This is a predicted structure of an 88-nucleotide RNA (c-di-GMP-I riboswitch aptamer) from a Deltaproteobacteria bacterium. The coordinates come from a structure-prediction model, not an experiment, and the mean pLDDT is 76. The organism belongs to Myxococcia, within Bacteria.
């Protein structure tokens, strides 16, 4: 400095739910719990999901779906950047 993650071994995150608390909402955070994780660390650049809004269409009302807009998600995928431990 590159490479690769069978074993071990060290420290580290923390799915589902439960509890508080913000948020219309999808979801955030903080405790507990660990399914799991070699980037399950950072970043919303492309996709894909999922939320509300507005417009449409309707006698009205409810619901739904496209598409704009604004948002969530980094533990769906891929792109960037950055790192632990072992290994030859």
């Nucleotide at each position: 400095u590159a490479a690769u993650g069978u074993g071990a071994a060290a420290g580290c995150c923390a799915u589902c739910c439960c509890u508080a608390u913000c948020g219309u909402a999808a979801g955030g955070u903080a405790g507990g719990c660990g399914c799991g994780g070699a980037a399950a660390a950072c970043u919303a650049c492309g996709g894909a999901u999922c939320c509300g809004c507005c417009c449409u269409c309707a006698a009205a009302a409810a619901c739904c779906u496209c598409c704009u807009c604004g948002g969530a998600c980094a533990g769906c995928c891929g792109g960037g950047u950055u790192g632990c431990c072992a290994u030859a």
Record summary
It was read from a public genome assembly, where an Rfam model found it.